[in-house]
RNA sequence: GAAGCAGGCCGGACGGUCGCCGUGCCGCAGUUGCGGUGCGGAGGAAAGUCGGGACUCCGAAGGGCAGCGUAGCGGGUAACUCCCGUCCGCCGCGAGGCGAGGAUCAGAGCAACAGAGACGAGUCCCCGGUUGCAGGGACCACCGCGGCAGUCUUGCGGUUGUCCCUUCGACGACCGGGGGGUGAAACGGGCAAUCUCUACGCGGAGCAACACCAAAUAGGCAGACGACGACGCGGCCCGCCGAGUCUGCGGGUAGGUGGCUCGAGCCGUGCGGCAACGCACGGCCCAGAGGAAUGAUCGUCAUACCUCGCGAGAGGCGUAACAGAAUCCCGCUUACAGGCUUGCUUCACAC
Repeated sequence: GAAGCAGGCCGGACGGUCGCCGUGCCGCAGUUGCGGUGCGGAGGAAAGUCGGGACUCCGAAGGGCAGCGUAGCGGGUAACUCCCGUCCGCCGCGAGGCGAGGAUCAGAGCAACAGAGACGAGUCCCCGGUUGCAGGGACCACCGCGGCAGUCUUGCGGUUGUCCCUUCGACGACCGGGGGGUGAAACGGGCAAUCUCUACGCGGAGCAACACCAAAUAGGCAGACGACGACGCGGCCCGCCGAGUCUGCGGGUAGGUGGCUCGAGCCGUGCGGCAACGCACGGCCCAGAGGAAUGAUCGUCAUACCUCGCGAGAGGCGUAACAGAAUCCCGCUUACAGGCUUGCUUCACAC
């Protein structure tokens, strides 16, 4: 210098004006608010909602089955399918990367092509042995049969001819072989990311959880009054019913409040540990909206990009890419203009 590998960090800065959300203080007004002033106000992923937890409600004696998940070994953590270390396997010259990495002497299932035969055994060729037996095989032609609508092809059987082998055993049967040949694999292995077995883990729903306050209207319950209205044969008393009126109670809804942000918190230093991480001390307070605030605009500077210029530079764009909290936290995954930075590897060159 070139090409790479593994990480870490940032992802505009400062100021003015006008707003929005939350909140402290002061004043006015009186419990809603108005004014003034101060402070805080999106991200590294707030995203996907994938894994785990906190929290809340419901359920639940205990155990088992089923279902789902996890899987070398050791460690970290509140917990995890996360993280760290390490072994093994594969890939890479290397720095490094990837791995659902328990069990196939419990049982089942599966394997393209090739090959006679592929998951259970089987016999195409060769060789050896035992045994039976005198014939056996190939080719041409013709005939018959099966299959077909038919043709071609093909299979089986028969006859004639030619050739070859054969009592020095051709041919057939059975038994055997670290035999040949095919294949990744041939009575021996593989696959558990196929079922299965083993070990361990797992109750359900989710802040629209849940708790409290609580209208209007309608309906419910209780009590009082209740026309001289109905019934008790006509009248009175009395009893009972009764449209309706009034009062009280209780449930739900709208609405409001809490849950709500001080937390497995953040920063720094030291110590322990290879590390993940833990402990101690010191410092800090860092959105809390909720139909949902976090915005608009101006100036200065810096970066990127675009245009012009040989160049110094000038102009444009206007914060650039991905993206906008919604109970909170730890992870993972995914998206991302541009920039800064650490360690390491390989190659080349120079000393």

Bacterial RNase P class A from an Usitatibacteraceae bacterium, 351 nucleotides, folded computationally. It matches the Rfam family "Bacterial RNase P class A". The family's RNA type in Rfam is ribozyme. The prediction has a mean pLDDT of 75. The model forms 95% of the base pairs in the Rfam consensus. The source organism's lineage runs through Bacteria, Pseudomonadati, Pseudomonadota, Nitrosomonadales and Usitatibacteraceae. The RNAcentral record of the sequence draws on ENA. A source record names the gene rnpB.